Predicted 3D model of a 108-nucleotide RNA (SAM riboswitch aptamer (S box leader)) from Peribacillus deserti. Its mean pLDDT, the model's own confidence on a scale to 100, is 84. The organism belongs to Peribacillus, within Bacteria.

[in-house]
RNA sequence: ACCUUAUCAUGAGCGGUGGAGGGACUGGCCCUGAGAAACCCGGCAACCCCUGUUUGAAAAAACAGACGGUGCUAAAUCCUGCAGAAAGAUUACUCUGAAAGAUAAGGG
Numbered sequence: 001a002c003c004u005u006a007u008c009a010u011g012a013g014c015g016g017u018g019g020a021g022g023g024a025c026u027g028g029c030c031c032u033g034a035g036a037a038a039c040c041c042g043g044c045a046a047c048c049c050c051u052g053u054u055u056g057a058a059a060a061a062a063c064a065g066a067c068g069g070u071g072c073u074a075a076a077u078c079c080u081g082c083a084g085a086a087a088g089a090u091u092a093c094u095c096u097g098a099a100a101g102a103u104a105a106g107g108g
Stems, first nucleotide, its partner, number of pairs: 002107007013041001015040003021031003025081001027079002042073003047069002050065006077100001082097004
């Protein structure tokens, strides 16, 4: 690389460096010199580790916490792409599932 499982409508800066790009990809639509990416600091969260309480014969579960490992910190994963449904009648809209993607843990 790839495989499995879980989650993806919550939350998070009026900071510093930096200087033009960014939002995975497609088509859109957006953000950005009133300062993009990236890095630092701060923060959020609770997937893993760890601690406590309760339940339990045990395995474990629920809740609380947050030193550590990751992650995240515009817009629902920004919308969309495939299939189905509702409604409607060329303009627009809604819902469900899949695919794709992201993150974690495990495998390899």